Background: The part of an RNA shown here (large-subunit ribosomal RNA, domain VI) has 256 nucleotides and comes from a Coriobacteriia bacterium. The RNAcentral record of the full RNA draws on ENA. The coordinates come from a structure-prediction model, not an experiment, and the mean pLDDT is 89. The organism belongs to Coriobacteriia, within Bacteria. Its Rfam family is "Bacterial large subunit ribosomal RNA".
Context: one part of a larger RNA
RNA sequence: CGCAGGAGGGCUGAGGGGGGCUGUCCCUAGUACGAGAGGACCGGGACGGACGGACCUCCGGUGCACCGGUCGUCAACCAGUGGCGCAGCCGGGUAGCCGCGUCCGGUCGGGAUAAGCGCUGAAGGCAUCUAAGCGUGAAGCCCGCCCCGAGAUGGGCCCUCCCUUCGGUAAGGCCACACGAAGACCACGUGUUCGAUAGGCGGCAGGUGCAAGCCCCGCGAGGGGUUGAGCCGAGCCGCACUAACCGGCCGAGCCC
Numbered sequence: 001c002g003c004a005g006g007a008g009g010g011c012u013g014a015g016g017g018g019g020g021c022u023g024u025c026c027c028u029a030g031u032a033c034g035a036g037a038g039g040a041c042c043g044g045g046a047c048g049g050a051c052g053g054a055c056c057u058c059c060g061g062u063g064c065a066c067c068g069g070u071c072g073u074c075a076a077c078c079a080g081u082g083g084c085g086c087a088g089c090c091g092g093g094u095a096g097c098c099g100c101g102u103c104c105g106g107u108c109g110g111g112a113u114a115a116g117c118g119c120u121g122a123a124g125g126c127a128u129c130u131a132a133g134c135g136u137g138a139a140g141c142c143c144g145c146c147c148c149g150a151g152a153u154g155g156g157c158c159c160u161c162c163c164u165u166c167g168g169u170a171a172g173g174c175c176a177c178a179c180g181a182a183g184a185c186c187a188c189g190u191g192u193u194c195g196a197u198a199g200g201c202g203g204c205a206g207g208u209g210c211a212a213g214c215c216c217c218g219c220g221a222g223g224g225g226u227u228g229a230g231c232c233g234a235g236c237c238g239c240a241c242u243a244a245c246c247g248g249c250c251g252a253g254c255c256c
Stems, first nucleotide, its partner, number of pairs: 001151001005162007015148004021049007033038001051105005059099004066092005071085005108144004116136004172250004176192005197243003200239005206232003213226005
């Protein structure tokens, strides 16, 4: 910009894409077959491999400043607490993101077929699956499964809302603002006081692992008590304390 008014939702599915793998063992059955050795078709079941998708309960990784330990030095000293030293080094670790983790997938069904196997059957009194006709038959083809999808310009459909020249507005949208498991920007989604959108605060979960001060014991290094303490990013629930203020712009009728 188009889809012959303008909007907000929801569909249809032309078309496109994805997927499609496979092993071992058991039963049938030591049966059919075979002198024996050996050893099935058909059908049923169990457990795997690789691959793919989703997710974070479990297992594990990361988790650049969440907690702790510890060395040197500086902040005059003690104690406490910080800066710097690769995050100083080391031990752990929430959310998120992940795989080495977990769950799921291939199945199966229908249709038309290939080679092949057939029925009926002439030309050619027989025979012949083929010439007319009709079956059956693949991991392959089409459909069903999952995803995208009306710029499918052949521009579809349904529900709901708004009205009629200019202008200003309507339904509605955009901007702005607070944000987001959304994201390079844009877009997408949530919220904007009639409010839980973010921060803060409270509680909880969770992580570290027992704070400082004081008291007691020990000559002391240190230990014990107060104390599962103190501290704590992202998680969950709640509370308007702070900030979402004040606001701006766009936006509707062709033919009979």